Transfer RNA from an Acidimicrobiia bacterium, 72 nucleotides, folded computationally. Model confidence (mean pLDDT): 82 of 100. The sequence is in RNAcentral, with records from ENA and MGnify. RNAcentral records the identical sequence in 2 taxa. Its Rfam family is "tRNA". Rfam describes the family as follows. Transfer RNA (tRNA) molecules are approximately 80 nucleotides in length.

RNA sequence: UGGGGGGUGGUGUAACCGGAAGCACAACGGACUUUGGAUCCGUUAGAGCGGGUUCGAGUCCUGCCCCCCCAG
Numbered sequence: 001u002g003g004g005g006g007g008u009g010g011u012g013u014a015a016c017c018g019g020a021a022g023c024a025c026a027a028c029g030g031a032c033u034u035u036g037g038a039u040c041c042g043u044u045a046g047a048g049c050g051g052g053u054u055c056g057a058g059u060c061c062u063g064c065c066c067c068c069c070c071a072g
Stems, first nucleotide, its partner, number of pairs: 001071007010025004019055001027043005048064005
């Protein structure tokens, strides 16, 4: 430099014909318990940064940034 893949709550990871973001762990509150742990219930919290298309974008197009792989 070229090609491919990826960037989603604190962490890991889904949604892929575009219809508005789930799951697990963690954190916090509660129940239970002599305490802790375990278990159960609830809550908080998220799209790398811009622009575009669309009634509607995590998803499509485009510029850039960062990470991984391959080639030179």